[in-house]
C1' cells in the first nucleotide's frame, strides 16, 4: 500500500430504523449458628465526529483501536 472483519455495563456478550436486554461481577436485603448455595432488589453500556431519516446501536462519510488476507 490494497481489501476485509471487530469496537455495546467492570467482564462475557444480545438486539430486523421505533422504550439498550441477559448472566457473571459490585452494593443492599432476606435465608444460614458462621460462610457458600438459593431468592429479592439495586447501579452501570452503544469507540469518536458528521450526515440521511419523523426517529439511527442498526443505513452512509471520515477518523481512532484492535485483528485477518494479500503484496
Nucleotide at each position: 500500500g490494497u481489501g476485509c472483519c471487530u469496537a455495546u455495563a467492570g467482564u462475557u456478550u444480545a438486539a430486523u430504523g421505533g422504550u439498550a436486554g441477559a448472566a457473571c461481577a459490585g452494593c443492599g436485603g432476606g435465608u444460614u449458628g458462621u460462610g457458600g448455595u438459593c431468592c429479592c432488589g439495586u447501579u452501570a453500556g452503544c469507540g469518536a465526529g458528521g450526515g440521511u431519516u419523523c426517529a439511527a446501536u442498526u443505513c452512509c462519510c471520515u477518523c481512532u483501536a484492535g485483528g485477518c488476507a494479500c503484496c

This is a predicted structure of a 71-nucleotide RNA (transfer RNA) from Candidatus Falkowbacteria bacterium UBA2355. The coordinates come from a structure-prediction model, not an experiment, and the mean pLDDT is 81. The organism belongs to Candidatus Falkowiibacteriota, within Bacteria. Rfam family: tRNA.